[in-house]
Context: one part of a larger RNA
RNA sequence: GCCUGCGAGUGGUCGUAUCGGGCGAGGUUAAGCCGGGGGAGGCGGAGCCGGAGGGAAACCGAGUCUGAAGAGGGCGAAAGAGUCCGAUGCGAUCGACCCGAAGCCAGGUGAGCUACCCAUGUCCAGGGUGAAGGUGGGGUAAGACCCACUGGAGGCCCGAACCGGUGGACAGUAAAAAGUCUUCGGAUGAGGUGUGGGUAGGAGUGAAAAGCUAACCGAACCUGGUGAUAGCUGGUACUCUCCGAAACGUAUUGAGGUACGGCCUCAGGGGGUCCCUUGCGGGGGUAGGGCGCUGGAUGGGGUAGGGGAGCAAUCUCCGAACUCAACCAAACUGCGAAUACCGCAAGGAAUAACCUGGGAGACAGCCCGUGGGGGAUAAGCUCCACGGACGAGAGGGAAACAACCCAGACCGACGGCUAAGGUCCCGAAGAGAUCGCUUAGUGUGCAAGGAAGUGGUGUGUCCGAGACAGCUGGGAGGUUGGCUUAGAAGCAGCCAUCCUUGAAAGAGUGCGUAACAGCUCACCAGUUAAGACAGGCUGCGCCGAAGAUAGAGGGGGCUGAAGCGAUUCACCGAAGCCGCGGAAUGCGAAAGCAUUGGUAGGAGAGCAUUGCGCCGAGGGAGAAAGCCGGACUGCGAAGGCGGCUGGACGGAGCGCAAGGGAGGAUGCAGGC
Numbered sequence: 001g002c003c004u005g006c007g008a009g010u011g012g013u014c015g016u017a018u019c020g021g022g023c024g025a026g027g028u029u030a031a032g033c034c035g036g037g038g039g040a041g042g043c044g045g046a047g048c049c050g051g052a053g054g055g056a057a058a059c060c061g062a063g064u065c066u067g068a069a070g071a072g073g074g075c076g077a078a079a080g081a082g083u084c085c086g087a088u089g090c091g092a093u094c095g096a097c098c099c100g101a102a103g104c105c106a107g108g109u110g111a112g113c114u115a116c117c118c119a120u121g122u123c124c125a126g127g128g129u130g131a132a133g134g135u136g137g138g139g140u141a142a143g144a145c146c147c148a149c150u151g152g153a154g155g156c157c158c159g160a161a162c163c164g165g166u167g168g169a170c171a172g173u174a175a176a177a178a179g180u181c182u183u184c185g186g187a188u189g190a191g192g193u194g195u196g197g198g199u200a201g202g203a204g205u206g207a208a209a210a211g212c213u214a215a216c217c218g219a220a221c222c223u224g225g226u227g228a229u230a231g232c233u234g235g236u237a238c239u240c241u242c243c244g245a246a247a248c249g250u251a252u253u254g255a256g257g258u259a260c261g262g263c264c265u266c267a268g269g270g271g272g273u274c275c276c277u278u279g280c281g282g283g284g285g286u287a288g289g290g291c292g293c294u295g296g297a298u299g300g301g302g303u304a305g306g307g308g309a310g311c312a313a314u315c316u317c318c319g320a321a322c323u324c325a326a327c328c329a330a331a332c333u334g335c336g337a338a339u340a341c342c343g344c345a346a347g348g349a350a351u352a353a354c355c356u357g358g359g360a361g362a363c364a365g366c367c368c369g370u371g372g373g374g375g376a377u378a379a380g381c382u383c384c385a386c387g388g389a390c391g392a393g394a395g396g397g398a399a400a401c402a403a404c405c406c407a408g409a410c411c412g413a414c415g416g417c418u419a420a421g422g423u424c425c426c427g428a429a430g431a432g433a434u435c436g437c438u439u440a441g442u443g444u445g446c447a448a449g450g451a452a453g454u455g456g457u458g459u460g461u462c463c464g465a466g467a468c469a470g471c472u473g474g475g476a477g478g479u480u481g482g483c484u485u486a487g488a489a490g491c492a493g494c495c496a497u498c499c500u501u502g503a504a505a506g507a508g509u510g511c512g513u514a515a516c517a518g519c520u521c522a523c524c525a526g527u528u529a530a531g532a533c534a535g536g537c538u539g540c541g542c543c544g545a546a547g548a549u550a551g552a553g554g555g556g557g558c559u560g561a562a563g564c565g566a567u568u569c570a571c572c573g574a575a576g577c578c579g580c581g582g583a584a585u586g587c588g589a590a591a592g593c594a595u596u597g598g599u600a601g602g603a604g605a606g607c608a609u610u611g612c613g614c615c616g617a618g619g620g621a622g623a624a625a626g627c628c629g630g631a632c633u634g635c636g637a638a639g640g641c642g643g644c645u646g647g648a649c650g651g652a653g654c655g656c657a658a659g660g661g662a663g664g665a666u667g668c669a670g671g672c
Base pairs, nucleotide, nucleotide: 001672002671003670004669005668006667011094012093013092014091015090016089017088018087019086020085021084022083023082026049027048028047032043033042034041053060054059063075064074065073066072097235098234100232104225105224106223107222108221109220115199116198117197118196119195120194121193122192123191124189126158127157128156129154133150134149135148136147137146138145162186163185164184167182168181169180170179201217203213204212205211238606239605240604241603242602243601248261249260250259251258252257263361264359265358266357267356268355269354275348276347277346278345279344280343281342282341288335289333290332294329295328296327298325299324300323301322305318306317307316308315309314365390367388368387369386370385371384372383373382374381395406396405397404410582411581412580415578416577417576421572422571423570424556425555426554430569432568433567434566435565436564437563443558449543450542453540454539455538456537457536459534460533461532462531470527471526472525473524474523476500477499478498481495482494483493506521510519511518583596584595585594586593587592607661609658610657611656612655613654614653619649626645628643630641632639633638
């Protein structure tokens, strides 16, 4: 892992609601007793519930309490149904649907592992070093001291056994629940080790690591209390039908729990109650607008006031009020919608409203659009509001994709029409039609910004008295204007910017020179010849445009399109709609009409299993149950029949009672 079997809402008592039954102003017995054996049957009225309430009570009583009250007020009566048994739903109490802690306490069992201690034994190859002391010699006044030899000390040195366990490799479903190999530390000591003995669970022991106390010790193990508790996790078993949520409000030692309310379901009651549209009548202060109010804020005018300068006259700057103009505001409003909400009426649609009671679930929501707060006019962000979807919704489209677009799946079929979206091929359907646009593969990702891309459409100016562009020629004189400067001559800079000739020509547009020179422009003429220039709005395109394996429009591929805009006809396309057949549910007398996605959850109807009762024995060796496989019946759970196997039991119908349905729980046991 697979298979088989086992495996989770039960029982007692009490309460409550519904259903069935008995009796009924009553209903009912409990213990116990009698009883042919009896759990059959009978007796037993104690007690309990109901029939009257009010008051704290005494007490009174259809009333009573309060009160001084005969007042008022409160709770009652007047309106009458209960009770016993059974079944079912739910609750309470018990282990209370099942499995699961870490733990707490009690009594015991452990020191054959390990820690420390006590007693008594035992073990440590070999080699090295050479302390004290000793002897001899030297030395001294005597010493100290020196030399040689001797000697054999040491938590001394090297290194086996032995004890340990430093680095590495291997191993790591191991040979091993701590090892193997190599390397390494100690190795006469605070050494190692045998045997016997001692100390233990909040206790021991500890050269102290909370180490060790029998392979997991911050409190051992076993048994018991014990089915501890678990607002937590997991699991919780047949079928069909009807309805169908919530992820909100309030509160909570509350926040992943719970209670009440809202939302679902079931039963009974219920009546123009709910819902939609239209008309009429309402209140409002949002969107928007506005600037008189409250504030903010810009420019001009402008007075008081203030700053600076001046001896002063005065000059200059700032600047309330007031005024002109144009603005801003959730906490501004002399205005003010659409919606929404409330009421009345009519029409529509058809039982939804509402009341009482039984049963819930849910109180982690999420995305999208819209109106807002927070944030950064960030977030697949967060918090509200209104709507939708998912949740609990399948189908078609968006390549794929809970939420987007279309559309709500009762069942069947090789029929038809459509929606979104599509119609060149992949791939169902148009290489459809008409008119434009785009050349960028734009389409097939993006901004500020940039550009003689290209289409459309306005505006202004110039133009056959010749525009615009090109070409040819002119572009002069006073004068090198004045100043400045070493110089300043159109062209470093400052000031001025005139006059003349003329068709025109700046006291000079740029380059240039040390300064001149030189080139050029403005401006003019000629030549040529017909449109030219500037700016605005707009369609489509261009640049801006960098990401990590090779690579994305879904791909192929597409250019008078298979791109974009407009118009138009046809077709494809879903579980939508229609047609055909069938089923169930609700309503209805019927004809018939409507409905039938669904998680949590409520309600209803059934199937199967085991045992028992009634009925009745009518099945079986002429082959039962079980098992294997089959094209029959039933919407289904299932059932029937025939075949193989098997070899002795099985069972219709109507009821009753449950150890009553398995794929899941890292479920339990066994087999493989």
Description
The part of an RNA shown here (large-subunit ribosomal RNA, domain II) has 672 nucleotides and comes from an activated sludge metagenome. Its mean pLDDT, the model's own confidence on a scale to 100, is 87.